[in-house]
RNA sequence: GCAACGAAACGGCAAACUUGUCGAAAGGCAAGGACGCAAAGUUACAGACCUAAGGCUGAUUGGCUAUGGUGGCUGAACCGCCGAA
Numbered sequence: 001g002c003a004a005c006g007a008a009a010c011g012g013c014a015a016a017c018u019u020g021u022c023g024a025a026a027g028g029c030a031a032g033g034a035c036g037c038a039a040a041g042u043u044a045c046a047g048a049c050c051u052a053a054g055g056c057u058g059a060u061u062g063g064c065u066a067u068g069g070u071g072g073c074u075g076a077a078c079c080g081c082c083g084a085a
Stems, first nucleotide, its partner, number of pairs: 005083002012037002017032006035072001041078003045075003048070003054065004
């Protein structure tokens, strides 16, 4: 130095919820707020899941569908703080 690992330390992020705002919705953004997280840093390539505006279909109040979304669902890729056993 690199990999594995995760005691300690310096710190970091921020679930639910509330308010405002964008959106058809899922959900995003900002402020407050902390459930938790060794990557809960970044990336929608693959799988999985959520939504259904539009489209197709049906006749009753529906059904199917992503071009929308979730990185705090998993994998994968890239980058990264510290250093005990």
Model confidence (mean pLDDT): 90 of 100. A computed fold for an 85-nucleotide RNA from a Bacillota bacterium, annotated as c-di-GMP-I riboswitch aptamer. The model forms 100% of the base pairs in the Rfam consensus. The organism belongs to Bacillota, within Bacteria.